[in-house]
Context: one part of a larger RNA
Molecule: small-subunit ribosomal RNA, central domain
Organism: uncultured bacterium
RNA sequence: UUGCGCGUAAAGCGCGCACGCGCGCAUUUGUCUCUCUCUCUUAAAAGUUCGGGGCUCAACCCCGUGAUGGGAUAGAAACUACCAGUCUAGAGUACAGGAGAGGAAAGCGGAAUUCCCAGUGUAGCGGUGAAAUGCGUAGAUAUUGGGAGGAACACCAGUGGCGAAGGCGACUUUCUGGACGGCAACUGACGCUGAGGCUCGAAAGCCAGGGGAGCGAACGGGAUUAGAUACCCCGGUAGUCCUGGCCGUAAACGAUGGAUACUAGGUGUGGGAGGUAUCGACCCCUUCCGUGCCGGAGUUAACGCAAUAAGUAUCCCGCCUGGGGAGUACGGCCGCAAGGUUGAAACUC
Numbered sequence: 001u002u003g004c005g006c007g008u009a010a011a012g013c014g015c016g017c018a019c020g021c022g023c024g025c026a027u028u029u030g031u032c033u034c035u036c037u038c039u040c041u042u043a044a045a046a047g048u049u050c051g052g053g054g055c056u057c058a059a060c061c062c063c064g065u066g067a068u069g070g071g072a073u074a075g076a077a078a079c080u081a082c083c084a085g086u087c088u089a090g091a092g093u094a095c096a097g098g099a100g101a102g103g104a105a106a107g108c109g110g111a112a113u114u115c116c117c118a119g120u121g122u123a124g125c126g127g128u129g130a131a132a133u134g135c136g137u138a139g140a141u142a143u144u145g146g147g148a149g150g151a152a153c154a155c156c157a158g159u160g161g162c163g164a165a166g167g168c169g170a171c172u173u174u175c176u177g178g179a180c181g182g183c184a185a186c187u188g189a190c191g192c193u194g195a196g197g198c199u200c201g202a203a204a205g206c207c208a209g210g211g212g213a214g215c216g217a218a219c220g221g222g223a224u225u226a227g228a229u230a231c232c233c234c235g236g237u238a239g240u241c242c243u244g245g246c247c248g249u250a251a252a253c254g255a256u257g258g259a260u261a262c263u264a265g266g267u268g269u270g271g272g273a274g275g276u277a278u279c280g281a282c283c284c285c286u287u288c289c290g291u292g293c294c295g296g297a298g299u300u301a302a303c304g305c306a307a308u309a310a311g312u313a314u315c316c317c318g319c320c321u322g323g324g325g326a327g328u329a330c331g332g333c334c335g336c337a338a339g340g341u342u343g344a345a346a347c348u349c
Base pairs, nucleotide, nucleotide: 005319006318007303008302012317014200016198017197022192023191026086027085028084030082031081035076036075037074039072040071041070042069043068048066050064051063052062053061054060090190091187092186093185095182097180102176103175104174105173106172107171109153114148115147116146117145118144119143120142124135125134161168162167205246206245207244208243209242210241214240215239219235220234221233222232257316258315259314260313261312262311265294266293267292268291269290270289271288272287273286274285275284298305299304322349323348324347331342332341333340334339
């Protein structure tokens, strides 16, 4: 490279944006780049296709013919391409709507833990499988009142919602992104994907400055144990929180790339629209978008998936090619570092 593949066997980049390459809607006219046809020419012979012949057959050998590549001329115009035009089904805009933990900033609330002060009160509290370390007559635990401070937001809460993913949950205000349903006014293919590139990206970690209630790597102590560098208990530093900057990884998972179209149903639930019904709300029917479960065809090695496909197809990208060595070494790039990214071979089974 070809081929076969990528939910679980090796294999979907963590996610998005976008110049290019690739691919792309309907229709009309034209050109003739692609494509096809005629004729000519060229590609030594051999080989190869088909037909025939010669060695008794065959292999082998001989003759004819065809296929295929390059070039030229003349034509065809369906497809591809290009030029010009038109259209609205794709895509986008406008209008009038409702939903939402989508994002950022500022403010603010209650419960609880801890600490401090004061009151009541007295000998224990705490902890465990059982204990001990620990705290307590310098008055603890318990309880009442007051205060400080930090972090997280019980119930609502729901295979509920929103977001590209990471993720987002008290409340209020301001700024702001996207999606959805309705209508059909406007633009008129403006589309899809996306190598390289550029954003975003949990937790931990790093740098500087704050903050520090609870929890809590490391560490100290008490237990357990043969030992116990653990599991259990008492403490406890970084960290966890905020601001600014870095890191760029995760079982970043639906272990399932994106887009478009098509292909039985049933039943929940969230957001709209229309209809029926009603005094009205509900209910019921239809439809669009999301989110679940079950299930037929089909598919799959099986498990399973099954309109949210792993079914049937097309386009584009990424990736795989036996296990170990190894996501290692070396080199490059990035990083303050930790390390990340790209990524082998010998050898061995």